[in-house]
RNA sequence: GGAGGUGGCCAGGCAGUCGCGUCGAGGGGCAACCCUCGCCGAGGAAAGUCCGGGCUCCACAGGGCAGGGUGCCAGGUAACGCCUGGGCGGCGCGAGCCGACGGAAAGUGCAACAGAAAGCAAACCGCCGAACGGCCCGCAAGGGUGCGUGGUAAGGGUGAAACGGUGGGGUAAGAGCCCACCGCCUGCGGGGCCAACGUCGCAGGGCACGGCAAACCCCACCCGGAGCAAGGCCAAAUAGGGGUGCAUUGGGCUGGCCCGGCCCGCACCCGGGUAGGCUGCUGGAGCCCCGCCGCGAGGCGGGGCCGAGAGGAAUGGCUGCCACCGGCCGCAAGGUCGGCACAGAACCCGGCUUAACGGCCACCUCCGUCU
Numbered sequence: 001g002g003a004g005g006u007g008g009c010c011a012g013g014c015a016g017u018c019g020c021g022u023c024g025a026g027g028g029g030c031a032a033c034c035c036u037c038g039c040c041g042a043g044g045a046a047a048g049u050c051c052g053g054g055c056u057c058c059a060c061a062g063g064g065c066a067g068g069g070u071g072c073c074a075g076g077u078a079a080c081g082c083c084u085g086g087g088c089g090g091c092g093c094g095a096g097c098c099g100a101c102g103g104a105a106a107g108u109g110c111a112a113c114a115g116a117a118a119g120c121a122a123a124c125c126g127c128c129g130a131a132c133g134g135c136c137c138g139c140a141a142g143g144g145u146g147c148g149u150g151g152u153a154a155g156g157g158u159g160a161a162a163c164g165g166u167g168g169g170g171u172a173a174g175a176g177c178c179c180a181c182c183g184c185c186u187g188c189g190g191g192g193c194c195a196a197c198g199u200c201g202c203a204g205g206g207c208a209c210g211g212c213a214a215a216c217c218c219c220a221c222c223c224g225g226a227g228c229a230a231g232g233c234c235a236a237a238u239a240g241g242g243g244u245g246c247a248u249u250g251g252g253c254u255g256g257c258c259c260g261g262c263c264c265g266c267a268c269c270c271g272g273g274u275a276g277g278c279u280g281c282u283g284g285a286g287c288c289c290c291g292c293c294g295c296g297a298g299g300c301g302g303g304g305c306c307g308a309g310a311g312g313a314a315u316g317g318c319u320g321c322c323a324c325c326g327g328c329c330g331c332a333a334g335g336u337c338g339g340c341a342c343a344g345a346a347c348c349c350g351g352c353u354u355a356a357c358g359g360c361c362a363c364c365u366c367c368g369u370c371u
Stems, first nucleotide, its partner, number of pairs: 001367010012322007020041002023038006043342001047353002050351005055227004067223005072086005087101001088099004102218002107216002109212002124156002126152003131149003134145004164182006183207001184205006191197001231279004241270006250264005286305008324339006
């Protein structure tokens, strides 16, 4: 100098001017509302609403079934499908990155195309002719022939996948059929502060147990429902409900008639719900700094700070200068033109994912060059 990796941070600044909103104070107005001043006024993702919790109401003895979710191990946490550390597998020269990563020696099931054969494997080509049979030669012993029954998983070929690899022995030809080494499996010990794991040692086993569980399933663990339009309080008009009193010998219905019952009127009271208002509401698993513990996620302790609360909803526009990035001109100083994203609170918090013009810092890796 170039190419990368990991982690963290920023999300333009200042001034002028015109505005917007909540809240507080003051003033005006019958009121609706208006004016002045002051404080404060979006994010790293406020987003998607995909997980997990707080909070609220409803339901709930306990256990089981069904259903859903998670899935190497350990730790962190309020909790998680998140994070950290470790293991294993894959990728990268490397720093590092990625992984739905339990069980297929319980059961059921699936495997397109190709291929002879795809699960108690299989004989298409090839190899063999030992055994039985046929045919030929031969008096016979025997020889020949691949013709029938066959043997063979070494070699070829198909496939994502064809039942360990190399070498030797063996054989008719072959084959863990036998042997050596490698691989594999099981058990024990040691290691890993536990564990996942299976490096190392010892012993045993010729090797069984192919793949798929984001197929059913099995195993282990977890899970009640709805959501701030939750929930609580206050509470019109109109209609309806309940009670008391009045009107009473009124009217209507029931009935042939009487009693009885029900309905209709007026006044007052009560309670529920609707409109509307208040609350929940933002001080919290909060933010910053320091110390200690921990590899780390994080935990504990101390100090400081208050940073929207809002009703369908304010947080903005313009101008100038500066900063940043890119193009062009210039030896340079500089000039000029363009750009400056994604997006946007609505009960709160922890995550994940997605979007995004760019920039800064720290540590690390690889390559080249110089000393």